[in-house]
RNA sequence: GGGGGUGUGGCUCAGUGGCAGAGCAUCCGCUUGUCGAGCGGUAGGUCGCGAGUUCGAUUCUCGCCAUCCCCG
Numbered sequence: 001g002g003g004g005g006u007g008u009g010g011c012u013c014a015g016u017g018g019c020a021g022a023g024c025a026u027c028c029g030c031u032u033g034u035c036g037a038g039c040g041g042u043a044g045g046u047c048g049c050g051a052g053u054u055c056g057a058u059u060c061u062c063g064c065c066a067u068c069c070c071c072g
Stems, first nucleotide, its partner, number of pairs: 001071007010024004018055001027041004048064005
């Protein structure tokens, strides 16, 4: 230099055009002599950044950034 993958709550991930979700973790409560485990609940997100297409974009298109892999 060329090609490809990935980027979504603190962490690991789902969601392939129509209300952004799950598990774990945090916090609160129940339970327990205490802790842990278990059960119930709360909070937490400009969906990497910008632009385009569309009535509508996490999703499709383009550019950029970060990271990983391959080729040279």
Molecule: transfer RNA
Organism: Gaiellales bacterium